[in-house]
This is a predicted structure of a 72-nucleotide RNA (transfer RNA) from Candidatus Harrisonbacteria bacterium RIFCSPLOWO2_02_FULL_41_11.
RNA sequence: CCCCUUGUAGUUCAAUGGAUAGAACACCUCACUCCUAACGAGGUAAUGGAGGUUCGAUUCCUCCCGAGGGGA
Numbered sequence: 001c002c003c004c005u006u007g008u009a010g011u012u013c014a015a016u017g018g019a020u021a022g023a024a025c026a027c028c029u030c031a032c033u034c035c036u037a038a039c040g041a042g043g044u045a046a047u048g049g050a051g052g053u054u055c056g057a058u059u060c061c062u063c064c065c066g067a068g069g070g071g072a
Stems, first nucleotide, its partner, number of pairs: 001071007010025004018055001027043004048064005
């Protein structure tokens, strides 16, 4: 320098044009317990940034930023 993949709760992953973006673990509260743990109920919390296409974008396109891989 060129090519490819990738970026979503604190973490690991879903959702591939449509709805209030969902789950597990973690965290907080409550209940239980002599106390703690486990189990149970509830709650907070996310689409890397800027544009574009579309009635509608997490999804498609462009640029930038970050991460990973390959080639020279």
Its mean pLDDT, the model's own confidence on a scale to 100, is 81.
It matches the Rfam family "tRNA". Rfam links the family to the GO term triplet codon-amino acid adaptor activity. Rfam classes the family as a transfer RNA. About the family: Transfer RNA (tRNA) molecules are approximately 80 nucleotides in length.